A computed fold for a 1417-nucleotide RNA from a metagenome, annotated as small-subunit ribosomal RNA. The RNAcentral record of the sequence draws on SILVA. Its mean pLDDT, the model's own confidence on a scale to 100, is 84.
């Protein structure tokens, strides 16, 4: 100084939250010393105990006593001060600056007097009463108590002659006192401007009220009180009413401005258990006085009493919280006193508390094998860390010993210290006695590990946490402050986030629907006076302490202290006139008026006019009309619909019309007439600043809605019917009643929008369009050119987040009004006005979520939209979807019936070959360093290992024999056995990877540097036009290159050429393989074209990419796959989830789906006959010629490592036979009998023969391939593989079509544009009912309390006034009153059945309203 969070990303806008500073704090963890400070903030709640206000014998009586002396009263001063506390109060109560109708003990000054009587009293004796408190009679006495006269310079009355009003002495020679007056200090009373809280959901208040006149009353002025008069007084500049609060100095913070605060200290008010009242007295309506009431507590002998911690201590109780029942009067103040003195919980002191601020310390220095030991690691190392240990030094602190102040001044002298065993100084042991807290994902300094698995938790915001957590918890390492460190709550800053400095209102929240117009605010030119705004000079105050500066005391600091400064403010008083204000005169540019001229859906009212619709008669005229996507309800043979005639009604006014016109705005449209408002231009004739906005207020003010009455074609809420629908209380159709029209009265609200208040001036242009006018032309009009006022469109500067605006401003000033301050709750409760209602104005809060939101990017979608492609569709030729079979999957079932895969993109997929095996799965028996690797150590000297014989289903185990390791001579290799590292896992995660793959898609696309435009997300480049199969290529453009993709370049084919070769073949030749050329380039000729390029033909084996193949941009799907392999982490490891065998199993079968196969037949089958390929593949093999056998095959074995040998077609063709059927069709299925592989064909292989001969006669809804050597067809060959369940899969070649009009429609892709609330991206998103829980608010029959006042009744005390007498401190009444009852309202809270909305709560119901033309804008 900023920073975090809205979005996929930007910018803006506005709210949260954060870093910092504070504090009478508290809470958590934790804690060495000191010094200076503070410490009941809640319950102005109760309070036990002690102590907080006494003093004087030099006023005075008396008690005791040996006496010092002590009491006890009487009088005097004092107790109104200190100390406490903030209840109340919104006020002259505070501040502040003035003013005067007052008073003052004590002290200062100066003047003057203090002169003679007199009577009681207290204590104290005696006697009563009471339980105490207290008390009551009689008796004695004294004073500075109390009283009477003199005297008055003063002072008061006054008829102006006059009257009246003081004083105390005590003691001893000197003071101290008293009284009277002026005066001064100082301190109070009153008065007065100004100044500082909220609330208008308080708008009208007041009857002593406001003034006057007279009385009484005070220290005074005054309705202050009272009588009488007179009707004032306050109030939108906020009375009145509520709320809430002690003011100030100052403190907190801020850069100020301000904005919050009123502990401690100081200065003012106020209060003293609560509420009244007076006395004393200079002061008081009196905290530690008095009286009376109530409440509360105590004492009682029950008849009475007593008391008042908001003084210090301490105590209970509520609170999250706040302290010793300590010492001293030494200082420094106070009260008495003439002093000593006495009092003093004021004060100085010490305790208690880390509650603040300050300071200091818990050691320095060396010291590396980088020690243990504890985390980490990639296992090498790496940190903790010179740190520790050891050495050597120190002594602040702590501890002990000891020396030892300052605070001390009286009155010379003496005395006199609470703290205080203090501070400070010295000495002594001796690292010795002393570290922790909070944090580490960003804001935010600082990481790792391990545990945990949306679970515990954790958070100031954003957010972590679902098996790899730097966010939880442990730990270890780091940051960070530090005797503290966090967290809580509260105030300021950040927040420019109420904006005075210093914000904004088209779309983010915000211009009032509109106009007139009261107060208000602002106001045109010249002069001249004036001076309460303004400015500037003095002088006075603005306490002191704080604060800033500069210096001094405490070792420094905190702290004290000195001295300067500062103190915005008021007040007085001189000046000055630019600005403003007042006054005078004058002016025209602003405003208004005259006079002409014009335009127009401005308003009102009357009247008239056609088209059209409807109805009602009438004529014609027949079976339909009508509606819709289709239709049905509805109308019609009693005659509709059409269609001609006639008449009747209500409403609105086609064309003209248009971006027009005209009003303040709502609004206003046929024509004509009357009456009226307004406006522009033109003359420059009048007036003389007459202006502009405008709070309240008036007045208008669509549609709907209401009142009375009319009216009522036609439309049409509601409602009724038909439809559509899963439903359809909608859309869409048939009807139709308020309404819509009129006259009157009412509402007063709208997306009343231009989402843009009026008013003025000022700032480029160009262009259309209305009025009007003046030039210029012309006969005249049009035209043009100028301007004035209006209505639009572009756009420059400027402005704005962007969008946009841009002389009609949302520029750039000014004046005034209205309005904003996050979203929701809510334009909603409650109160109040206004309405006949329905409502409407005005307007919250509790609660609740971190956003809501605004332009604008970029994709994604849309039952938006344009263009283009694709066997996408269409046009075709075949097929699936029905049968039996195989094959796979999915259920089921099972000991197992291993695994994976699941829309397009799983399912004849992995699996190019499950009987063992494989194999991973289940049983049952078995092995354990292990079936298969490294590597070390130690034995081993028979190596392993063979071969025989028992046990076993094998594996495995147990015995017995035989032969018996290389070797450079090192136990060096190997080999067993044994430990110890460690293998081993087809175990889990494809959502932790790599690696391959699918897919969109062989679709034309994805980027990128650099320039360039935006603030920026980003755009441009890549869009646009013409083209392509193609971002292909051209043309144009802020682009200019470039890259990945296309296209080439690779291969096969499809013509020829040459060279060379096995082999073919009798050779030459020639097929054929091979290498290296040729050929196709829109090259030519025509037509279109700027060009690319197209369409047409010619030549050619080939013609516009000749066909096919390989090749698959940036991404997409957490696609698929740990079971192909690699791999991280996690999990098993001896009764194993590792390894070894046997035997099953993967083949299981009510059933459902996928992918083939055969088929259903005659274009077929069946038999004879005869023909033509091509690509393969072959030594553990392919096998000929020959014989066997019906046939599989079997015997046999030439040839062949292959252009030489081997295997080599079928369909076709042609002959005959079937003659439309469950067949000479079809082959399943079974039974019989063979073959073949292989240790072994039961479970469970393929073949062959012969018998049997099932479904099924072309397939429902629905789906699939394919544009040419393509579909359909017929065969062949391979790979896996002992065999083979292959009808699969990859090749191969043989015959060989049909069609394609086109893009309207499915689907799917591209580009471009539009919307959008979506972005996990439409399989998004979202809205309301309901149901279920939890919370605040209002309403609510009531019921409970709390304030503040009215009436009415009672009325203590007490002061005023009266009356009485027994002349008293009496007693009785009156008038005010406190408490107190009572009555019928305000107003503020608490609580509540009940009903209603509000808001939060991962996965509830029902629906689809809204965002895409959201599928009815």
């Nucleotide at each position: 100084a900023g920073a975090g969070u809205u979005u996929g990303a930007u910018c803006c806008u506005a709210g949260c939250u954060c870093a910092g500073g504070g504090u009478g704090a508290a809470u958590g963890c934790u804690g060495g010393c000191g010094g200076c400070g503070u410490g009941g903030a809640u319950g102005a709640g109760g309070c036990a105990u002690g102590c907080a206000a006494g003093u004087c014998g030099a006023a005075u009586g008396g008690g005791u006593u040996u006496a010092g002396a002590c009491c006890c009263a009487u009088g005097g001063c004092a107790g109104a001060c200190g100390a406490g506390g903030u209840a109340g109060g919104a006020a002259c109560a505070c501040g502040u600056a003035g003013g005067u109708a007052c008073g003052u003990a004590c002290c200062g000054u100066a003047g003057a007097g203090u002169c003679g009587g007199g009577g009681a009293u207290a204590a104290c004796c005696u006697g009563g009463a009471g339980a105490a408190a207290u008390u009551c009679a009689g008796g004695a006495u004294a004073a500075u108590a109390c009283u009477c006269g003199a005297u008055a310079g003063u002072c008061c009355c006054u008829u102006a002659g006059g009257g009246g009003u003081a004083a105390a002495g005590a003691u001893u020679u000197a003071u101290c006192g008293c009284u009277c007056u002026a005066u001064g200090a100082a301190c109070g009373g009153c008065c007065u401007g100004c100044g500082g809280u909220c609330u208008a959901u308080c708008a009208g208040c007041u009857u002593g009220a406001u003034g006057g006149u007279a009385a009484g009353g005070u220290a005074a002025c005054g309705g202050c009180u009272u009588a009488c008069c007179a009707u004032g007084g306050c109030u939108a500049c906020g009375a009145c009413g509520g709320a809430u609060a002690g003011g100030g100095g100052a403190g907190g913070u801020g850069a100020g401005a301000g904005c919050c605060u009123g502990a401690c200290c100081c200065c003012c008010a106020c209060c003293g258990a609560u509420g009244g009242a007076a006395c004393u007295g200079a002061g008081a309506c009196a905290c530690g006085g008095u009286c009376c009431a109530u409440a509360c507590u105590c004492c009682u002998a029950c008849g009475g009493g007593a008391g008042g911690c908001c003084g210090c201590a301490g105590u209970c109780g509520a609170g999250a919280a706040u302290c010793u029942u300590c010492c001293g009067c030494a200082a420094u103040g106070g009260a008495c006193g003439a002093a000593a003195g006495u009092c003093u919980g004021a004060c100085g002191g010490a305790g208690c508390g880390a509650c603040g601020c300050c300071g200091c310390g818990u050691g320095g220095u060396g010291g590396a094998u980088g020690a243990a030991g504890c985390c980490c690691u990639u296992a090498g190392g790496g940190g903790c860390g010179u740190a520790a240990a050891c050495a050597c030094c120190u002594u602040u602190u702590a501890u002990g010993a000891g020396u030892g102040a300052a605070g001390a001044a009286g009155u010379u002298u003496a005395u006199u210290g609470a703290c205080a065993u203090u501070a400070a100084c010295u000495c002594a042991u001796g690292a010795a006695u002393a570290a922790g807290g909070g944090g580490c994902u960003c804001c935010c300094a600082a990481u790792u590990c391990u545990g945990u698995g949306c679970c515990a938790g954790c958070a100031g915001g954003a957010g972590c946490g679902g098996u790899a957590a730097u966010a939880c918890a442990g730990a270890a390492g780091c940051c960070u402050c530090a005797a503290g460190c966090a967290u809580u709550a509260c105030c300021c800053g950040g927040a420019u986030u109420u904006a005075c400095u210093g914000g904004g209102c088209g779309u983010a929240a915000a211009g009032g629907g509109u106009g007139c117009g009261u107060a208000g605010g602002u106001g045109g030119u010249g002069u001249g006076a004036u001076u309460a705004g303004u400015c500037g000079g003095a002088u006075g105050u603005u306490a002191a302490a704080c604060c800033c500066u500069g210096g001094g005391g405490c070792u420094c600091a905190a702290c004290c202290u000195c001295a300067g400064g500062c103190u915005c403010g008021c007040a007085u008083u001189c000046g000055a006139a630019a600005c403003g204000g007042u006054c005078a005169c004058a002016c025209u540019a602003g405003a208004a008026g005259a006079u002409g001229u014009g335009a127009g859906a401005g308003g009102u009212a009357a009247g008239c006019a056609g088209a059209a619709c409807u109805c009602u008669c009438g004529g014609u005229g027949u079976a339909g009309g009508g509606g819709u996507g289709g239709a049905a309800u509805c109308c019609g043979u009693u005659g509709a619909u059409a269609u001609c005639g006639a008449g009747g009604g209500g409403a609105a006014u086609a064309c003209c019309a248009a971006a027009u016109g005209c009003g303040a705005a709502g609004g206003c449209a046929g024509c004509u007439u009357a009456c009226u408002g307004g406006c522009a231009c033109a003359u420059u004739c009048u007036u003389g600043a007459c202006a502009c906005u405008g709070a309240g207020g008036c007045a208008c003010g669509a549609a709907a809605g209401c009142g009375u009455g009319g009216g009522u074609a036609g439309c049409g809420a509601a409602c009724g019917g038909g439809a559509u629908u899963a439903g359809a209380u909608a859309c869409c159709c048939c009807g139709g009643u308020a309404g819509u029209c009129c006259a009157c009265g009412c509402c007063c609200u709208a997306a009343a929008c231009g989402c843009u208040g009026u008013c003025u001036g000022c700032u480029a242009g160009c262009u259309a369009u209305u009025g009007g006018a003046a030039g210029u032309a012309u006969c005249g009009a049009c035209c043009c050119u100028u301007u004035c006022a209006g209505u639009g469109g572009c756009g420059u500067a400027g402005g704005u987040a962007a969008c946009c605006c841009g002389u009609u401003a949302a520029g750039c000033a000014g004046a005034c009004c209205g309005c904003c301050u996050g979203g929701g709750u809510a334009g909603u409760a409650c109160g109040a006005g206004c309405g006949c209602a329905a409502g409407c104005u005005u307007a919250a809060a509790a609660c609740u979520c971190a956003a809501a939101g605004g332009a604008a990017u970029a994709g994604a979608c849309g039952g938006g939209g344009g263009c283009u492609c694709g066997c996408a569709c269409a046009a075709g030729c075949g097929g699936u979807g029905g049968a039996u079979c195989a094959c796979g999957u999915g259920g089921c079932u099972u000991a197992a019936u291993u695994c994976g895969u699941c829309a397009c993109u799983a399912a004849g997929c992995g699996a190019a070959g499950a009987a063992c095996c494989u194999u991973a799965c289940c049983g049952a028996g078995g092995c354990u360093a292990g079936a298969a690797a490294u590597u070390a150590u130690g034995c081993u000297g028979c190596a392993c290992g063979c071969u025989u014989c028992c046990c076993g289903a094998a594996a495995g185990g147990g015995a017995a024999g035989a032969a018996g390791c290389u070797u450079u001579c090192g136990a060096a290799g190997g080999u067993g056995c044994a430990u110890a590292a460690c293998a081993g896992g087809u175990g889990a995660u494809g959502c932790a990877u790599g690696g391959c793959c699918g897919u969109c898609g062989u679709c034309a696309g994805u980027u990128c540097g650099u320039g360039u435009c935006u603030c920026g997300a980003g755009a441009u480049g890549u869009u646009c036009c013409c083209u392509u199969a193609a971002g292909u290529g051209g043309g144009g453009a802020a682009a200019c290159g470039a890259a990945c993709g296309c296209a080439a370049c690779c291969c096969u084919c499809g013509u020829u050429g040459u060279g060379u070769g096995u082999u073919a073949c009798a050779a030459g030749u020639g097929u054929c393989a091979c290498a290296c050329g040729a050929g196709a380039c829109u090259g030519c000729u025509c037509c279109c074209u700027c060009a690319c390029g197209g369409g047409a033909g010619a030549g050619g084996a080939a013609g516009g990419u000749g066909a096919g193949g390989a090749u698959g941009a940036c991404g997409c799907c957490a696609g698929g796959u740990c079971a192909g392999c690699a791999u991280g982490u996690c999990c098993c490891u001896a009764g194993a989830c590792g390894c070894c065998u046997c035997g099953g199993g993967c083949u299981g079968c009510a059933c459902a789906c996928a992918u083939g196969a055969u088929a259903c037949a005659a274009u077929g089958g069946g038999a004879c006959g005869c023909a033509c390929a091509g690509u393969g593949a072959g030594a553990c093999g392919c096998a000929a010629u020959g014989g066997a056998g019906u046939a599989a095959u079997c015997c046999g074995g030439a040839g062949c490592a292959a252009a030489u040998c081997u295997u080599c077609a079928a369909a076709a063709c042609g002959u005959c036979c079937c003659c439309c059927a469950g067949u000479u069709c079809g082959g399943a299925u079974u039974g019989a009998g063979g073959g073949c592989u292989g240790c072994a064909a039961c479970u469970c292989g393929c073949c062959c023969u012969c018998a049997u001969g099932a479904a099924g006669u072309c397939g429902g809804a629905a789906u699939c391939g394919c544009u040419a050597g393509u579909a359909a067809u017929c065969g062949u060959a391979g790979a896996u593989c002992a065999g083979c369940a292959a009808c699969g899969c990859u090749a191969c070649g043989g015959u060989g079509a049909a069609u394609a009009c086109g893009u309207u429609c499915c689907c799917g892709u591209g580009c471009c544009u539009u919307g959008u609330a979506c972005u996990c991206a439409c399989c998004g998103c979202c809205c309301g009912u309901c149901a279920a829980g939890u919370c605040a608010g209002g309403g609510g029959a009531g019921u409970c309390g709390g304030g503040a006042g009215u009436g009415c009744c009672c009325g203590a005390a007490g002061u005023u006034c009266g009356u009485g007498u027994u002349u008293a401190a009496c007693a009785c009444g009156a008038c005010c009153u406190a408490c107190g009852g009572u009555a019928a309202g305000c107003u503020c809270g608490a609580u509540a059945a009940c009903a209603a909305g509000g808001a939060c709560u991962a996965a509830g119901u029902c629906g689809u309203a809204a965002c895409g033309a959201g599928g009815c804008a």